Predicted 3D model of a 124-nucleotide RNA (Glycine riboswitch aptamer) from Aquabacterium commune. RNAcentral holds the sequence, with entries from MGnify.
RNA sequence: CUCACUGGAGAGAGUCCGGAGGCGCUGCCCAGCAGCGCGAGCCGGACCACCGAAGGGGCAAGCCUCACCCGCCGCGUCACACACGCGGCGAGGGGUCAAUCUCUCAGGUAAAGCGGACAGCGAG
Numbered sequence: 001c002u003c004a005c006u007g008g009a010g011a012g013a014g015u016c017c018g019g020a021g022g023c024g025c026u027g028c029c030c031a032g033c034a035g036c037g038c039g040a041g042c043c044g045g046a047c048c049a050c051c052g053a054a055g056g057g058g059c060a061a062g063c064c065u066c067a068c069c070c071g072c073c074g075c076g077u078c079a080c081a082c083a084c085g086c087g088g089c090g091a092g093g094g095g096u097c098a099a100u101c102u103c104u105c106a107g108g109u110a111a112a113g114c115g116g117a118c119a120g121c122g123a124g
Base pairs, nucleotide, nucleotide: 001124002123003122005120006119007118012048014047015046016045017044018043019042022038023037024036025035026034027033028032049109050108051107055105056103057102058101062096063095064094065093066092070090071089072088073087074086075085076084077083
């Protein structure tokens, strides 16, 4: 890393619009059609609220670096200082960078199911 088994959390049964279908009742000119009604239902869309444990983004120490930026120190030029040059260091600049932290793009939000980071165990 892959596979099998076991465990495995959170948050809406939200509002509105549209569509397909089902069931029931009634009527009629009854192989059917029309009207009315029902539902924690299905599909799609919009909006509001919420969750973090698929995936994705962000960062601390550490590490690397100093072309550029900042600070300090040393040396040289100089009478000293300033300034400039060189070198070194740093809590400064840049890079890299973990999580169950954080963001909520994605995903998700009754139960069940599915999914599920991670953990245990076994095999390759």

The model forms 90% of the base pairs in the Rfam consensus. The coordinates come from a structure-prediction model, not an experiment, and the mean pLDDT is 78. NCBI's taxonomy places the organism under Bacteria, Pseudomonadati, Pseudomonadota, Sphaerotilaceae, Aquabacterium.